[in-house]
Molecule: transfer RNA
Organism: Bacillota bacterium
């Protein structure tokens, strides 16, 4: 330098154009229990990496940048 994949909640991830963004774990509150654990119910938590574009509509498609990972090549 070239190619590919990834970036969504504190963590691990789903969602790949259709409109209120989700799950599990964590956290908080409650039930149960003599207490704790386990179990059950509820709640909280998001600039969907940044910017721009296409579209009636973008987490999703296109461009660019940033960050992470993998492969290949050139020089020395």
């Nucleotide at each position: 330098g070239g190619g590919c994949c990834c970036g969504u909640a504190g963590c691990u991830c789903a969602g790949u154009g259709g409109a209120g963004a989700g799950a599990g774990c964590c956290g908080c509150c409650g039930a149960c229990u003599u207490c704790u654990a386990a179990u059950c119910g509820g709640c909280u938590g998001g600039u969907c990496g940044g910017g721009g574009g296409u579209u009636c509509g973008a987490u999703u498609c296109c461009c660019u940048c940033c960050g992470g990972g993998c492969c290949c090549g050139c020089c020395a």